The prediction has a mean pLDDT of 80. A computed fold for a 90-nucleotide RNA from Kribbella kalugense, annotated as Glycine riboswitch aptamer. The source organism's lineage runs through Bacteria, Bacillati, Actinomycetota, Kribbellaceae and Kribbella. The sequence was found by an Rfam model in a public genome assembly.
Formats: sequence, C1' cells, structure tokens
RNA sequence: ACACAGCACUCGGGAGAGACCCGUUGAACCGGGCGCCGAAGGGGCAAUUCCUCCCCGGAACCUCUCAGGCCCAUGGACCGAGUGCGUCAG
Repeated sequence: ACACAGCACUCGGGAGAGACCCGUUGAACCGGGCGCCGAAGGGGCAAUUCCUCCCCGGAACCUCUCAGGCCCAUGGACCGAGUGCGUCAG
C1' cells in the first nucleotide's frame, strides 16, 4: 500500500394477499365486521430443511401471524453495483 468477510450510505431490481361490507362517499383517516398475505420487525423449534453420523443445541426465504400488509404510492427480506469505514490473511 492492497484483499475477503463485516458495518453504514446511495442507486437499481424486488413477491404475496378484498379498489370487501357498514357508519359515509371516489381515495386517505377514524370506528365496527368478515376474509386473506408474509419477504420490515417479533415469537417458536411442534413439523420441514440446514449446520454434524447421532444426541444436545442453534438457525432459516421453516413455522405462528403479535406487529405489519392486501389498487397505486410507501414499505419490503434478499440480490447487484458504487462510495466510505474497518480488517489484516497474504
């Protein structure tokens, strides 16, 4: 001086499910009702899968739907590129 992993920011891509019914009317907000989705976050290892041949244990795009969401917008796990920090193998 330069890497990989890691963190932050920016840009791009990014699914699913009622433009449901009523108050009250096109959308949004508020309240009530029924029906759904899962990829912010959260809970759980009961099933599945992975980390190991097994047990224990852990994790997950697995599961539960608390939260969130169900025209568009917003959000969005994850993926790619760039910048900065950081690291120190070599």